[in-house]
């Protein structure tokens, strides 16, 4: 560094409302789904900045800090980092 398994946070499923589904004799009402757009927010993929710190030291590597371009704000997926096993 790579692979497998497990753990792993934060922040509106807010506003508008297209589409679709269910319910119903029909319509309405109701429930769910929520495109586009808007505002608010999070930081632990990635990226960038400063620079603590580190090293083979005048050159390099650099964060859990900072910014939010990206990403994310029900669940799922993802996820820095941690543990175990293997190469």
């Nucleotide at each position: 560094c790579c692979u497998g398994c497990g753990g792993a946070a934060g922040a509106g499923a807010c506003c508008c409302g297209a589409u679709c589904u269910c319910u119903u004799c029909u319509c309405u009402c109701g429930a769910g789904u929520g495109a586009c757009g808007g505002c608010g927010c999070c930081g632990a993929a990635g990226g960038a900045g400063c620079a603590a710190c580190c090293g083979c030291c005048c050159c390099g590597g650099a964060a859990c800090c900072u910014c939010u371009c990206a990403g994310g704000c029900a669940a799922a997926c993802g996820g820095a980092c941690c543990g175990c096993a293997g190469g």
This is a predicted structure of an 87-nucleotide RNA (Glycine riboswitch aptamer) from a soil metagenome. The sequence is in RNAcentral, with records from MGnify. The prediction has a mean pLDDT of 77.